[in-house]
Description
Model confidence (mean pLDDT): 76 of 100. Bacterial RNase P class A from uncultured Nocardioides sp., 366 nucleotides, folded computationally. The sequence is in RNAcentral, with records from MGnify.

RNA sequence: GGCUGGCCGGGCGACCGCGUGGAUCCGGGCAACCGGGUUCCCGAGGAAGGUCCGGGCUCCUCAGAGCACGACGGUGGGUAACUCCCACCCGGGGUAACCCGCGGGAAAGUGCCACAGAAAUCAGACCGCCACGAACACCCCGGUGUUCGGGGUAAGGGUGAAACGGUGGGGUAAGAGCCCACCAGUACUCCAGGCAACUGGAGUAGCUAGGUAAACCCCGUCGGGAGCAAGGUCAAACAGCGCAUGUUCGAGGGCUGCUCGCCCGAGUGCGCGGGUAGACCGCUGGAGGCCAUCGGAAACGGUGGUCCUAGAUGGAUGGUCGUCCCUGUUUCGGCAGGACAGAACCCGGCCUACAGGCCAGCCCGU
Numbered sequence: 001g002g003c004u005g006g007c008c009g010g011g012c013g014a015c016c017g018c019g020u021g022g023a024u025c026c027g028g029g030c031a032a033c034c035g036g037g038u039u040c041c042c043g044a045g046g047a048a049g050g051u052c053c054g055g056g057c058u059c060c061u062c063a064g065a066g067c068a069c070g071a072c073g074g075u076g077g078g079u080a081a082c083u084c085c086c087a088c089c090c091g092g093g094g095u096a097a098c099c100c101g102c103g104g105g106a107a108a109g110u111g112c113c114a115c116a117g118a119a120a121u122c123a124g125a126c127c128g129c130c131a132c133g134a135a136c137a138c139c140c141c142g143g144u145g146u147u148c149g150g151g152g153u154a155a156g157g158g159u160g161a162a163a164c165g166g167u168g169g170g171g172u173a174a175g176a177g178c179c180c181a182c183c184a185g186u187a188c189u190c191c192a193g194g195c196a197a198c199u200g201g202a203g204u205a206g207c208u209a210g211g212u213a214a215a216c217c218c219c220g221u222c223g224g225g226a227g228c229a230a231g232g233u234c235a236a237a238c239a240g241c242g243c244a245u246g247u248u249c250g251a252g253g254g255c256u257g258c259u260c261g262c263c264c265g266a267g268u269g270c271g272c273g274g275g276u277a278g279a280c281c282g283c284u285g286g287a288g289g290c291c292a293u294c295g296g297a298a299a300c301g302g303u304g305g306u307c308c309u310a311g312a313u314g315g316a317u318g319g320u321c322g323u324c325c326c327u328g329u330u331u332c333g334g335c336a337g338g339a340c341a342g343a344a345c346c347c348g349g350c351c352u353a354c355a356g357g358c359c360a361g362c363c364c365g366u
Base pairs, nucleotide, nucleotide: 001363002362003361004360005359006358007357008356010324011323012322013321014320015319016318018043019042021040022039023038024037025036026035027034028033045340049351050350052349053348054347055346056345057227058226059225060224069223070222071221072220073219074088075087076086077085078084089103090101091100092099093098104218105217109216110215111212112211113210126157127156128153129152130151132149133148134147135146136145137144138143139142165183166182167181168180169179170178184208185207186205187204188203189202190201191200192199193198231281232280233279234278240272241271242270243269244268245267252264253263254262255261288307289306290305291304292303293302294301295300325338326337327336328335329334
């Protein structure tokens, strides 16, 4: 000067306030319980976030198979599962530590490839090169040159991100893997190593094959849907149904401490089912953290020990002061600042945000 991994993310005290729970007191109620006071314990995160994957849980659906649709995609392992993690392979970057890769198939088919360029793929003749034919010109009469025509040629020029291997020789009218030697690549076969991806070596084939699949497509693997407003329990009122009782032989109600009395008077009481309002459950201790040990290269797994206390629903988790810490500033008294953010059924991941700080290992230079 860099690379990688891990951790913290204000500490302590006082006062005030809020939420769940326990204890206790007071009031109400037949009771269940409700309301209030006092006190005690506890009360956000590394991402609680985005809601992008995977699972648990709940309800619905479901004979079996296929198609369609969607997701994923090197290999081996881990896991409840994953698009996650570990190790390795291949490709790319870096002097290196190390980092990056939506990393199956473009040699099954189809499509597309800006601009430039003649031509962008069973390719392609603009210039050039080559022979042939015709016309014209010249001369030493057999050739040369010019123009035109239809051809051959991918060696040379030019365009482009990319033009159908490279170098040399043979060959040819001129050329060309057309042929040969060497080199590079590809496919196939064999041998060796590896669980495998793959790597190394030998041989064969002139085979030379552009890119794009985050275009269609092909191959392989996996995949029911909805989500805690899931779902469940209890259950007013009104309407409905059933039974009983009652309408001057009057149920029931009001006045009231009770009896009498007075007044109103056609409904009233019980039950049923459904489940609205409302209340409760789901609700938080779990594929949990830490330590030791064993297995493993690691992710991770086994065993033993130990630790834990959010659970709201108009939604609590906050504020003030003192002191210490860090940073900046200072006229040395002080002053200013300390991030991102915030539970809502619960876990495993990924991604994104983050003031400042700590620890460990490694690389390069001196």
The model forms 94% of the base pairs in the Rfam consensus. It matches the Rfam family "Bacterial RNase P class A". The family's RNA type in Rfam is ribozyme.